[in-house]
């Protein structure tokens, strides 16, 4: 410094669900709640895919980073 990672510490984040709001919807934000996560932090103007609405279709707009790779980043430190 890279890899890796627990039955270590400090600590972080939160699926269904269940309220209020906003949305045609997908889903978002906010509070509650924990199924999980060593990147479950960022990026959807990296790529893929997925989901929703228009449209006969081409095709358009919107949504998901808790699907997959990739890009940037950062705590700890037994084997």
């Nucleotide at each position: 410094a890279a890899g890796c990672g627990a039955u270590a510490a400090u600590g972080g984040c939160a699926a269904a669900c269940c309220u209020a709001c906003a949305g045609u919807a997908a889903u978002g934000u906010a509070g509650g709640g924990a199924c999980g996560c060593a990147a479950a932090g960022c990026c959807g103007a990296c790529a893929g895919u997925c989901c929703c609405g228009a449209g006969a279709g081409a095709u358009c707009g919107g949504g998901a980073g808790g699907c997959u790779g990739g890009g940037c980043u950062a705590c700890c430190g037994a084997a």
Overview:
The RNA shown here (c-di-GMP-I riboswitch aptamer) has 79 nucleotides. The sequence was found by an Rfam model in a public genome assembly. Its mean pLDDT, the model's own confidence on a scale to 100, is 88.